[in-house]
This record gives sequence, C1' cells and structure tokens, in this order.
RNA sequence: CCCAGAGAAAGGCAAACCGCAUCGAAAGGGCGGGGCGCAAAGCUACGGGUCCGUGGGCAAAGCAACUCGCUUUGCUCGAAGGAUAGCCGAGCUGCCAAG
Repeated sequence: CCCAGAGAAAGGCAAACCGCAUCGAAAGGGCGGGGCGCAAAGCUACGGGUCCGUGGGCAAAGCAACUCGCUUUGCUCGAAGGAUAGCCGAGCUGCCAAG
C1' cells in the first nucleotide's frame, strides 16, 4: 500500500421500554437508565421512501347569539415548511487488524 471483516483484541455506538421540574403545534429531538442490534448504527436531508404538517373541506356535539361566529371530537386533503442518516441510495471522513 492492497484485499477481506475473524466466535481475536482495544475501544465505540445504542433499538424497544422506563424516567425527566427537557425542547417542539406535531412528527420528532435532548438528558439519565436500559441493550435489540451495528464494521461505519460516524457526518451531510442531495435523490427516493415514510411520518408530521399550526391550515383547508365535511360531519357531529356543545357554547354564544339579532347576525357574523367560537370550542371540542371524528373523517379527509395536503401548500410552505419540518422530521427520519437505526428505511434505501449517494457524497465526505474514519478505529482495530488475522492474512
């Protein structure tokens, strides 16, 4: 330097779940515990996927009332924007190390 990723070794990360007098409208994030897994489960939302989407429409219930309305719940659409790197691809970087 190259290849491959070993039931090796040194270390690393941390799913579900639990807790918080933590941030956010939400998806989701942060911190502590935990440990399913991970050789890039390190970094970047560039492409695809998925999720959210304070808003719109419809319905029901309630409130108010001269009228315009207001609130909650359910269904549905989904712009701007957001989330996910442990969904996949892509880009960048990188520990160990038999041979």

This is a predicted structure of a 99-nucleotide RNA (c-di-GMP-I riboswitch aptamer) from Stieleria magnilauensis.
The model forms 81% of the base pairs in the Rfam consensus.
It was read from a public genome assembly, where an Rfam model found it.
The prediction has a mean pLDDT of 78.
NCBI's taxonomy places the organism under Bacteria, Pseudomonadati, Pirellulales, Pirellulaceae, Stieleria.